[in-house]
RNA sequence: UCAAUCCUUCGGGGCAGGGUGAAAUUCCCUACCGGCGGUAAGAAUCUAAUGAUUCAGAGCCCGUGAGCCUUUUUAUAACAAUAAUUUGGCUGAUUUGGUGAAAUUCCAAAGCCGACAGUAUAGUCUGGAUGGGAGAAGGAUGUA
Numbered sequence: 001u002c003a004a005u006c007c008u009u010c011g012g013g014g015c016a017g018g019g020u021g022a023a024a025u026u027c028c029c030u031a032c033c034g035g036c037g038g039u040a041a042g043a044a045u046c047u048a049a050u051g052a053u054u055c056a057g058a059g060c061c062c063g064u065g066a067g068c069c070u071u072u073u074u075a076u077a078a079c080a081a082u083a084a085u086u087u088g089g090c091u092g093a094u095u096u097g098g099u100g101a102a103a104u105u106c107c108a109a110a111g112c113c114g115a116c117a118g119u120a121u122a123g124u125c126u127g128g129a130u131g132g133g134a135g136a137a138g139g140a141u142g143u144a
Base pairs, nucleotide, nucleotide: 002142004141005140006139007138008137009136010135017029018028019027031124032123033114034113035064036063037062038061042055043054044053045052046051059112060111067090068089069088073084074083075082076081094110095109096108097107098106116127117126118125
C1' cells in the first nucleotide's frame, strides 16, 4: 500500500397543547421526526514545498436497507412444515427565488412524503423485534 478470508464493537427519530366523542397520542386544529452510501476535478486560511487545518455536501437527485411477492439449493424430514441459502420483481415525496465556476444538496420562501398487523381510521402508540439490516469503526491472518 492492497486483493481475499475471518473476528469484535457500533448501527432510527418523533404528537407538547387543544377540540369532538362512550371510546381517538389513530379523526380535527396544531406539534414533532427524517436510516445508510454516493454526488462541486469544491471553497478559504496557513506552508518554500509536500502537506495541514477549517467550512459545505439532500427525508422528497442516484443507489440501498427494512416490508411484501417470487425462484434456487441445502439440512431435519414420508409429506407438510421449519431453518438457512439464493434469483428476479414491487415499494413514498419539490418547487420558486438568490449566491456561485459548480448546489433539485447552501441561503430564503412555500409545499409534499412516510411498510405490515392491532386498536375509533396511526410516519409518531403497541406488536413481529432481546429480530433483521444498508453500512461504520477497529483488529487478526495475509497479497503485492